The RNA shown here (Bacterial small signal recognition particle RNA) has 100 nucleotides and comes from Anaerolineales bacterium UBA6128. Of the family's consensus pairs, 93% are formed in the model. Its Rfam family is "Bacterial small signal recognition particle RNA". It is annotated as a non-coding RNA gene. It was read from a public genome assembly, where an Rfam model found it. Its mean pLDDT, the model's own confidence on a scale to 100, is 80.

[in-house]
RNA sequence: AACUGGGUCCUGCGCAGCGAAAGCCCGCGAACCCCGCCAGGUCCGAGAGGAAGCAGCGGUAAACGGAUACUUUUGGGUGACGUGGGGCAGCCUGGUUUGA
Numbered sequence: 001a002a003c004u005g006g007g008u009c010c011u012g013c014g015c016a017g018c019g020a021a022a023g024c025c026c027g028c029g030a031a032c033c034c035c036g037c038c039a040g041g042u043c044c045g046a047g048a049g050g051a052a053g054c055a056g057c058g059g060u061a062a063a064c065g066g067a068u069a070c071u072u073u074u075g076g077g078u079g080a081c082g083u084g085g086g087g088c089a090g091c092c093u094g095g096u097u098u099g100a
Stems, first nucleotide, its partner, number of pairs: 001097008009086006015079002018075006025066003034059004042051003
């Protein structure tokens, strides 16, 4: 000096991670208009029995609250990760050849 590869640059995909929401789990939760069991009492019946069912108890719905992981959706100026494509103004770095 020439040729050439890679990085820095742009971008798609994948992976990981962070944030948000939802699901799952737990709690609480209906005077009555949810369910069940229904003391007492009420009603029907000559009776045996039966009916409805308040309080109460139990279980739940919506809503609300909570814990940590998992699943799903979604978001980005996350990433000294991978991979593909694009680009070479400048910088960094490697290889080959030739000459001084």